[in-house]
Molecule: small-subunit ribosomal RNA
Organism: uncultured bacterium
RNA sequence: AGAGUUUGAUUCUGGCUCAGGAUGAACGCUGGCGGCGUGCCUAACACAUGCAAGUCGAGCGAAGCAUUUAACAUGAAGUUUUCGGACGGAAUGUUAUCUGACUGAGCGGCGGACGGGUGAGUAACGCGUGGGUAACCUGCCUUAUACAGGGGGAUAACAGUUAGAAAUGACUGCUAAUACCGCAUAAGCGCACAGUACUGCAUGGUACAGUGUGAAAAACUCCGGUGGUAUAAGAUGGACCCGCGUCUGAUUAGCCAGUUGGCGGGGUAACGGCCCACCAAAGCGACGAUCAGUAGCCGACCUGAGAGGGUGACCGGCCACAUUGGGACUGAGACACGGCCCAAACUCCUACGGGAGGCAGCAGUGGGGAAUAUUGCACAAUGGGGGAAACCCUGAUGCAGCAACGCCGCGUGAGUGAAGAAGUAUUUCGGUAUGUAAAGCUCUAUCAGCAGGGAAGAAGAUGACGGUACCUGACCAAGAAGCCCCGGCUAACUACGUGCCAGCAGCCGCGGUAAUACGUAGGGGGCAAGCGUUAUCCGGAUUUACUGGGUGUAAAGGGGGCGCAGACGGCGCGGCAAGUCCGGAGUGAAAUCCCAGGGCCCAACCCUGGGGCUGCUCUGGAAACUGCCGGGCUGGAGUGCUGGAGGGGCAGGCGGAAUUCCUAGUGUAGCGGUGAAAUGCGUAGAUAUUAGGAGGAACACCGGUGGCGAAGGCGGCCUGCUGGACAGCGACUGACGUUGAGGCCCGAAAGCGUGGGGAGCAAACAGGAUUAGAUACCCUGGUAGUCCACGCCGUAAACGAUGACUACUAGGUGUCGGGGAGCGAUGGCUGCCCGGUGCCGCAGCGAACGCAUUAAGUAGUCCACCUGGGGAGUACGUCCGCAAGGAUGAAACUCAAAGGAAUUGACGGGGACCCGCACAAGCGGUGGAGCAUGUGGUUUAAUUCGAAGCAACGCGAAGAACCUUACCAAGCCUUGACAUCCCCCUGAGCGCGCCGCAAUGGGCGCGGGCCUUCGGGACAGGGGAGACAGGUGGUGCAUGGUUGUCGUCAGCUCGUGUCGUGAGAUGUUGGGUUAAGUCCCGCAACGAGCGCAACCCCUGCGCACAGUGGCCAGCAUUGAGUUGGGGACUCUGUGGGGACUGCCGGGGACAACCCGGAGGAAGGCGGGGACGACGUCAAAUCAUCAUGCCCCUUAUGGCUUGGGCGACACACGUGCUACAAUGGCGGCGACAGAGGGAUGCGAAGCGGCGACGCGGAGCGAACCCCAAAAAGGCCGCCCCAGUUCGGAUUGUAGUCUGCAACCCGACUACAUGAAGCCGGAAUCGCUAGUAAUCGCGGAUCAGAAUGCCGCGGUGAAUACGUUCCUCGGGUCUUGCACACACCGCCCGUCA
Repeated sequence: AGAGUUUGAUUCUGGCUCAGGAUGAACGCUGGCGGCGUGCCUAACACAUGCAAGUCGAGCGAAGCAUUUAACAUGAAGUUUUCGGACGGAAUGUUAUCUGACUGAGCGGCGGACGGGUGAGUAACGCGUGGGUAACCUGCCUUAUACAGGGGGAUAACAGUUAGAAAUGACUGCUAAUACCGCAUAAGCGCACAGUACUGCAUGGUACAGUGUGAAAAACUCCGGUGGUAUAAGAUGGACCCGCGUCUGAUUAGCCAGUUGGCGGGGUAACGGCCCACCAAAGCGACGAUCAGUAGCCGACCUGAGAGGGUGACCGGCCACAUUGGGACUGAGACACGGCCCAAACUCCUACGGGAGGCAGCAGUGGGGAAUAUUGCACAAUGGGGGAAACCCUGAUGCAGCAACGCCGCGUGAGUGAAGAAGUAUUUCGGUAUGUAAAGCUCUAUCAGCAGGGAAGAAGAUGACGGUACCUGACCAAGAAGCCCCGGCUAACUACGUGCCAGCAGCCGCGGUAAUACGUAGGGGGCAAGCGUUAUCCGGAUUUACUGGGUGUAAAGGGGGCGCAGACGGCGCGGCAAGUCCGGAGUGAAAUCCCAGGGCCCAACCCUGGGGCUGCUCUGGAAACUGCCGGGCUGGAGUGCUGGAGGGGCAGGCGGAAUUCCUAGUGUAGCGGUGAAAUGCGUAGAUAUUAGGAGGAACACCGGUGGCGAAGGCGGCCUGCUGGACAGCGACUGACGUUGAGGCCCGAAAGCGUGGGGAGCAAACAGGAUUAGAUACCCUGGUAGUCCACGCCGUAAACGAUGACUACUAGGUGUCGGGGAGCGAUGGCUGCCCGGUGCCGCAGCGAACGCAUUAAGUAGUCCACCUGGGGAGUACGUCCGCAAGGAUGAAACUCAAAGGAAUUGACGGGGACCCGCACAAGCGGUGGAGCAUGUGGUUUAAUUCGAAGCAACGCGAAGAACCUUACCAAGCCUUGACAUCCCCCUGAGCGCGCCGCAAUGGGCGCGGGCCUUCGGGACAGGGGAGACAGGUGGUGCAUGGUUGUCGUCAGCUCGUGUCGUGAGAUGUUGGGUUAAGUCCCGCAACGAGCGCAACCCCUGCGCACAGUGGCCAGCAUUGAGUUGGGGACUCUGUGGGGACUGCCGGGGACAACCCGGAGGAAGGCGGGGACGACGUCAAAUCAUCAUGCCCCUUAUGGCUUGGGCGACACACGUGCUACAAUGGCGGCGACAGAGGGAUGCGAAGCGGCGACGCGGAGCGAACCCCAAAAAGGCCGCCCCAGUUCGGAUUGUAGUCUGCAACCCGACUACAUGAAGCCGGAAUCGCUAGUAAUCGCGGAUCAGAAUGCCGCGGUGAAUACGUUCCUCGGGUCUUGCACACACCGCCCGUCA
């Protein structure tokens, strides 16, 4: 940074799609480790359980417990005893006291307004940013000053009584305080009144002094302190106000009643309609009010080159909320998440009376959802609350757990290793790939695992994390790779399977039998503990264009004008400083970002410093530009005067031509209308014609890319009223201008309303035609309407498809209006200026077409409009309208395009030119008949297959009785009928005969080889095993080769150059000419190639040479060129000549060439053949052959017999023979050419009516034979008849070929004697030795042509001509929405 996709190709427009980055993600497959982060986006749904806000005994009373001491009571052990007792005093209990670091409740203090959660609401001073408060508050903390004197009355707890299930109370009585309340004190403070000084933007503020007035305090103590009151100041936190910024919708345009302001009050910490009474009637709004929808805002995050766009998870700031709604209390602070009251819903308890509760705190549960974690540990650290402190509390926080959710790092080994192993895949079977990959050998140990040691984090102690990080040791290559993709975009290809199926697909698109696109495999590419998919955002997209787009034809200029707001605005001068520019200052929190450095091994991550944060504000300055103010100017604009042009507008009047109608006359049978007709009119007198009259509408000629108007539009003449433009003059005003959202006005035709009018024309309608139909086109009629007046409508291809205005930028040539100049002067000519209106054209622009001083050029100002096609200018809403309808104007859904311009073709019932038996002019046919043959169809066991408009159909087939033969039936064979290789056996092969069943297959017998060094070999047969053979099985749409066709049409291309952005064009077009892109001339082309022509063959005329098997003029000879001979002639063979527009005349351009002539056998290509350009038809052929792939393998191969390919109600093509007298028949007798011949042609002769037979001469053929040519000629018969035409069909008898003529051959003879009397619509061939007609030959072939290929004989007619029908073709041009190319495309209805 771009790419794919509209087309046959091109270019432009334009949409769709892709490659990138990102995520609080989810889903699929997979999953080794660690670090750092992150983790309910949905139901602000409901919540079990535990915990999340307490603390202070150094404020207080009481109670309990423990302790000390004292008193009292009881009185153990022990000592002693006279045994009675005494001493003793442990221990226990009671009371009082002391102490306590103990317990929980209460009074009291501080804290529960922080911390934590969520984003429902909110479009707002909520947030951001910058300011203001002279309109404010601030607990704890800091600083300073001053002070704390003396009293009083209560009340919890507690005790008793009592209500209640409980929660919770009620009453009576007792008591304390740092709880509560007066009094005193007053440095200072507040308030009120009236002052002085200074000062501020206003209300005001500050300081000082005076008078009056008001309000304080609490103690505890370990004696160190801690706390209290007041005031002032600070710090911190908060409150209010203001400027600016902050989403979408106008299909939401008007909103508002405390509403806007004032005066006076109330309230508040404080200003304020915040609240109230009264007064005024204001206030907001196109610079978007109100309403509706959506949304927490920001730092930032993602993306982007940037400008922007999107987002608002985590972290940080602010706001709002705490089940929903409302309310206040306490307090420094709340209208309070774990406070109170009320209402509501829900849940729970209940004795039914009444109560309790609020996870959007941390965990956790249900639910919702594609989806989001543990009912963990610790207060060790950081921080918070309370306390003097110890300390207590802290789901804040620090950690751990779960999850690849993200980012970052690491590993899954490294080196060597070619027999290039095996396996796998593929293969042209040779190989190639996987692949140094593996194995093997050598080495290493990060991670994980085991063992030992073991932190920092803490300052003196204290460590949840944690025996964690980290270090060390031993050990083993072991425990650790997947996912997506491989047609193009986009990097990576083969095989098999599948067969428009299954499937893929982001777009284009793949799949219908050879799929690099489906599925699998091998291989490859990419990324990697991940990889893909889905969703969303930005990018690419300059595809909303500020940077940075457009509007003639692609989407897009409003139908036109006037004009309010707005936007923009001429030339000097002075001032101000809002915009603008420069400097300084404040702010722009931290984090983030960038740079540098540093810390975890690195990185992610973290820390430190710097930069940046493009913004806002304050301040000093500058004054060019914009703006504002003042004062000028005349060039923009306007006014005035003079002048002419004009279908400009409105009103009134007048005129003639024409149509129609009426009246009258003349006049008679038609008129009218059309492609042709008919409807219609007309003998009741039309049409035509003459005269008179009526009425309406429109104004011929002039008339013109002429005029006027803003557009719509305006056309006879005259008059009146009236708008605008133009020219000249340069007197006046002095920027008065341009544009113009809304608004107002005008606005063709049609249409609507009311009233007139109505000749012609004419929707609707009727009739007649046309047609398959014809609700059309054509014709005859005909109503609204068209006309007038008034009022609506408000649209159009309202177009120059081109908004208005201004300036500038080569020219040329018309025309309209005006002016002045020069020359000449009767009319005029030339050049210039201004304004309009056309054409051509340069630069420039444009995708091209084109535009080009009348811009679509270069610039400026303003307005309108566009953003893929369809849906749709539709629906809904609103406004307008009497209605018709108009204006505004979507979405769902759907498509991968829809388009513009130009290019090349093809096409046109477009044009021009030109060819061809294309038509025309002719001749003969086909289509009708019978038969032959091919095809379709049908039939069949099979009727093998192919060919299908021309260009299949007497075609493959130059010849189906068997064979052929591919088809069918039946019977057989299985390495095979055929090829190569191996092993064994045999000696054959072959011929003859036999059995058997028709044949193959099978069996038997006989005859019978070669070489040899005697081992054997060659060769062949038989048997066997497997590789393989074989296939006329499929695919001609996988192919080669060959062929048909357009078409023997004149075309098809290339190189270089030039033109074009390009496809392409030019050349190859044009003027002539030709059969021809043949040639000439011209030309931005110059050349060249494949085609044309020529070179080749045949034929037509000479010549030369040659002369047998051909020929015979002359010389001999014969029955006969038979023989001698001859080369003259014919002929044959070879070679060469000849024709070239060369010559003459004319035309043409002095050309090419054409016309005519001469000469010549032949004349303008002499005639014919071979020869077929680039290409088209997926044309034909896999059944000539070859061949890829697929398929069959005791059969889809092979062999055989028989049958079939020959069927037959029909249909078509191609032919033959006819229908007759230009004929038929009989007789006589002429004249060819080209061929063929050895399993062949076969003479003469003989036999047979004949086919033919016998015969066998001659001939491998210029020798012999086939071989008779026929039509023609001459003579005769027939006499128009289904015939002496015609010969089908059938019968009988034969001939020939062949193994064999039943299915199914040809021929012969006799007999039979069908249809048919010239053929409907339609259609074919042929332009000269041609058509027509006549016979002859050949290939194939045993036999079997009416077919095919050749040959000669006889031998015409016609062509005015290219208008037309129609076929094919060529060149140029035009249109095109076709390109599979008109057998196209495409619309509607129905299914």